[in-house]
């Protein structure tokens, strides 16, 4: 230096104004935000052998991927709904109600999987050898629950979890 392993610390921003209304940071105009890694014609800084050089550092929400959430599967838990039986109320039916079972569905928790199913969203002119990344400019997107009224921006899971980063150490090379 590099590859394994171990700890440890950090690791997400954003409703300002105005309308309507009985009520909206949820809806309308306007406005406001962009995680992690690679990518690099751009920027800042260094060398020396001055070049289409090398090195370092910053550089994309919508290019390639990753992540937390949703979904899905298996696994456990619980037993409120829920389903079965059976008693009781009811002329019977529904229906209601009480005790027992079951855990098939929903529902809550805990863990694990891997599918990748949901996992968004860029065009146009210019520049150049080369741009979906610089310059101009018009555009778009943004988990699930909740909510007097539908939310990227509010409230909750979450003081969580997590790409990944940064340091500590240990083993091979």
């Nucleotide at each position: 230096g590099u590859g394994c392993g171990u700890c440890u610390u950090c690791a997400g921003g954003g409703c300002g104004g105005g309308g309507u209304g009985a009520a909206a940071u949820u809806c309308c105009c306007c406005a406001c935000c962009g995680g992690c890694g690679g990518u690099a014609u751009g920027c800042c800084g260094g060398c020396c052998a001055u070049g289409u050089g090398c090195c370092g550092g910053c550089g994309a929400g919508c290019c390639c991927g990753c992540g937390a959430g949703c979904g899905c599967c298996c696994g456990c838990g619980a037993a409120c709904g829920a389903a079965g039986c059976a008693g009781c109320c009811u002329c019977u039916c529904c229906g209601g109600u009480u005790g027992c079972u079951u855990g098939c569905c929903g529902c809550g928790c805990g863990g694990g999987g891997u599918c990748a199913g949901c996992a968004g969203a860029u065009c146009u002119g210019g520049u150049g050898c080369g741009a979906u990344g610089c310059c101009a400019g018009a555009g778009c997107c943004g988990a699930c629950g909740g909510u007097c009224a539908c939310a990227g921006u509010c409230c909750g899971g979450a003081u969580g979890a997590a790409a990944g980063a940064a340091g500590a150490u240990g083993c091979g090379c």